[in-house]
Context: one part of a larger RNA
RNA sequence: CUGGGCGUAAAGCGUGCGUAGGCGGUCCACUAAGUCGGAUGUGAAAUCCCCGGGCCCAACCUGGGAACUGCAUUCGAUACUGGUGAACUAGAAUCUGGCAGAGGUUAGCGGAAUUCCUGGUGUAGCGGUGAAAUGCGUAGAUAUCAGGAGGAACAUCAAUGGCGAAGGCAGCUAACUGGGUCAAGAUUGACGCUGAGGUACGAAAGCGUGGGGAGCAAACAGGAUUAGAUACCCUGGUAGUCCACGCCCUAAACGAUGAGAACUAGACGUUGGGAGAUUUUAUUCUCUUAGUGUCGAAGCUAACGCGUUAAGUUCUCCGCCUGGGGAGUACGGCCGCGAGGUUGAAACUC
Numbered sequence: 001c002u003g004g005g006c007g008u009a010a011a012g013c014g015u016g017c018g019u020a021g022g023c024g025g026u027c028c029a030c031u032a033a034g035u036c037g038g039a040u041g042u043g044a045a046a047u048c049c050c051c052g053g054g055c056c057c058a059a060c061c062u063g064g065g066a067a068c069u070g071c072a073u074u075c076g077a078u079a080c081u082g083g084u085g086a087a088c089u090a091g092a093a094u095c096u097g098g099c100a101g102a103g104g105u106u107a108g109c110g111g112a113a114u115u116c117c118u119g120g121u122g123u124a125g126c127g128g129u130g131a132a133a134u135g136c137g138u139a140g141a142u143a144u145c146a147g148g149a150g151g152a153a154c155a156u157c158a159a160u161g162g163c164g165a166a167g168g169c170a171g172c173u174a175a176c177u178g179g180g181u182c183a184a185g186a187u188u189g190a191c192g193c194u195g196a197g198g199u200a201c202g203a204a205a206g207c208g209u210g211g212g213g214a215g216c217a218a219a220c221a222g223g224a225u226u227a228g229a230u231a232c233c234c235u236g237g238u239a240g241u242c243c244a245c246g247c248c249c250u251a252a253a254c255g256a257u258g259a260g261a262a263c264u265a266g267a268c269g270u271u272g273g274g275a276g277a278u279u280u281u282a283u284u285c286u287c288u289u290a291g292u293g294u295c296g297a298a299g300c301u302a303a304c305g306c307g308u309u310a311a312g313u314u315c316u317c318c319g320c321c322u323g324g325g326g327a328g329u330a331c332g333g334c335c336g337c338g339a340g341g342u343u344g345a346a347a348c349u350c
Base pairs, nucleotide, nucleotide: 004321005320006319007304008303012318014201015200016199017198021194022193023192025088026087028085029084030083031082033081034080035077036076037075038074039073040072041071042070049065050064051063052062053061054060091191092188093187094186095185096184097182098181099180103177104176105175106174107173108172109171110154115149116148117147118146119145120144121143125136126135162169163168206247207246208245209244210243211242215241216240220236221235222234223233258317259316260315261314262313263312266295267294268293269292270291271290272289273288274287275286276285277284299306300305323350324349325348332343333342334341335340
């Protein structure tokens, strides 16, 4: 290098955008770089191979041929790839008009509940557990009524539902804003796909500065349990959880399944759009399109299972794997305030 793989055995980067590179639709003309053919030159000799010869044979020596699959020059071929020019519309994009949506950012508003405070009623318990105790309460708790403060989260609707590239997104209203999709036309005319580096986003926890702090709650304290109990249970409780700005950059970041394209039986749901039929409407049905599910032909798979949302049949590009442990460790580099992250071995051992 070829060859084999990546749902669960080792293996898909957490996700997008995108540079170089790789790959790239239909048609015509030119070119002739790749590609193919001819000729010429060269490809030292020896070696290897073939046909002979010489030592008795062989090894060995030796004559001739072939070969040296290559390179250069030149003359041609033009299907394919490339290049140049011209054209096209099936890929891609834009415009016009609808539609659905917890997509994002900011601001304002709302009710239920917990806690606390004030006042009223009211009296001896409350709370908690398997049972208790710590705890709270005659300085009047728990319960109940009224008022107030403050923070956080948004019951029902709610779904096997929707949106987003992923992380993720749920009270209501407004402003700003991204994407998707449908129908019919119009426009541009291959503008495309992938993407080493790069860059942006990236749950939770954690960090820095300044706020905020109701509930919950690592740490911590106490009470129980227990042989012990640095736990499980209970009473408290600080960081944190919340906000702004700046870091961190990791997850079973999972569909454990990279992106894009083409082709390949169906059946039953469901969400959004369009067209048609029925009907006064509602509804129902049919077709189509974009999602999202369940089951399954063929096929695939070690099996489980996957099965038009493929793990089927193919193409293009990227990433990754190569026995277990040592080890995602050490050393070095880069990044970080730190915690640490990223890149990433070997000895040794089985």